[in-house]
Molecule: RNase P RNA; transfer RNA
Organism: Actinomycetota bacterium
RNA sequence: AGAGCCGGCCGGGUGGUCGCGGGAGCGGUUGAUGGCCGCUCUCGAGGAAAGUCCGGACUCCGCAGGGCAGGGAGCUGGGUAACACCCAGGCGGGGAGACCCGACGGAAAGUGCCGCAGAAAGGGAAACCGCCCGCCGUGGCCGUCUUUUGGGAUGGUGUGGACGGGUAAGGGUGAAAAGGUGGGGUAAGAGCCCACCAGCGGUCCUGGUGACAGGGCCGGCUUGGUAAACCCCUCCCGGAGCAAGGCCAAAUAGGAGCCGAUGCUGUGGCCCGCAGCGCUUGAGGCUCGGGUAGGCCGCAAGAGGCCGCCGGUAACGGCGGUCCUAGAUGGAUGACCACCACCCGGGAAAGAACCGGGUACAGAAUCCGGCUUAUAGGCCGACUCUCUCU
RNA sequence: GGGCGCUUAGCUCAGCUGGCAGAGCGUCGCCCUUACAAGGCGAAGGUCGGGGGUUCGACUCCCUCAGCGCCCA
Repeated sequence: AGAGCCGGCCGGGUGGUCGCGGGAGCGGUUGAUGGCCGCUCUCGAGGAAAGUCCGGACUCCGCAGGGCAGGGAGCUGGGUAACACCCAGGCGGGGAGACCCGACGGAAAGUGCCGCAGAAAGGGAAACCGCCCGCCGUGGCCGUCUUUUGGGAUGGUGUGGACGGGUAAGGGUGAAAAGGUGGGGUAAGAGCCCACCAGCGGUCCUGGUGACAGGGCCGGCUUGGUAAACCCCUCCCGGAGCAAGGCCAAAUAGGAGCCGAUGCUGUGGCCCGCAGCGCUUGAGGCUCGGGUAGGCCGCAAGAGGCCGCCGGUAACGGCGGUCCUAGAUGGAUGACCACCACCCGGGAAAGAACCGGGUACAGAAUCCGGCUUAUAGGCCGACUCUCUCU
Repeated sequence: GGGCGCUUAGCUCAGCUGGCAGAGCGUCGCCCUUACAAGGCGAAGGUCGGGGGUUCGACUCCCUCAGCGCCCA
């Protein structure tokens, strides 16, 4: 200098004018401390406020009880209110490296599936070509015997078969064909046997809290993949959600039809348990029709931020100090002007002046902790590789 | 704000215990008809909403993003 990798941060600033929402104070109006109007002061979006994907707080369902079903988590240890999050580590994979990625329990408990192709797709199964043995045919070649000599018998070798068997070494198919290499062995072959290597299982030792790692011995054990298929194992989960829920005000009504009893409601899917109501003069449910749809609380100080010290590798925790102000409900947080900052284009050899344009993604709605996704441009720090120079 | 569902040919929908993506209507061509319609025969037409993952293999299973729709006091 170039290329890359990881972490953290900012994400326009200042001033002026006008406007919008909240709060406080003052004044006016009013019977009124309420309402309305005016003035002054003050506060007023985010790193994701988003998706609603997880986890909680909070509220109601009498208790949040038992079982089934269902859902979720799934290497180990720790952090946390909790988590599918975070930290540290193990193992596997990728990269030359910094570093990155991993839904990472069980396929030797059982069941299912593995299309097409292929002989055979999971039972130590399967024979298409090939290899080998047998049987049958043929009678070419070589040898031996015989003598019916232009013949016959027999052995070897060769060749053929809608024949019987052996063989998974080789070919071919496929994503995948049942350990690999070498030797022995065999009719030909094969863990059939042996050596080495790889894997698996059992057992023991060492290190580690543990996942796991390293090593010794034994067993020819060689046992396919798929659990983001059913399933098995361990652990967790009661349901609903601030339109939860509570209070005030307003309105009123009675009604029509259907269903309805070891029933209905509270509870979501079911059962048990519990509580309440009811059993035809009928609890309750569904449909139609009608009325009201205003206000207040919940609702802003919290698992809160920042700084320092201590403990911890870290996530995080403890102590002390300090700071604190959005709260709408058709939903406020905006617009314009000036200057500055940054970027792009023109101009130019380059730079400056000048001119023009741009500054993202987006936007609270009960509140927190995460994850994921979107994001113009920029800053800081640590590290890696390559090249060059000293 | 909160809770659910859907996306497959031009349109309406099947297919989702994973194995070559289908139907009806529509479009196009031919036949029939003087011509049109109806009818008959045939054909074309698909990023299965986008991306990623699991798997030998994904419309189907899982994750994520986008669009559309439904419900609530």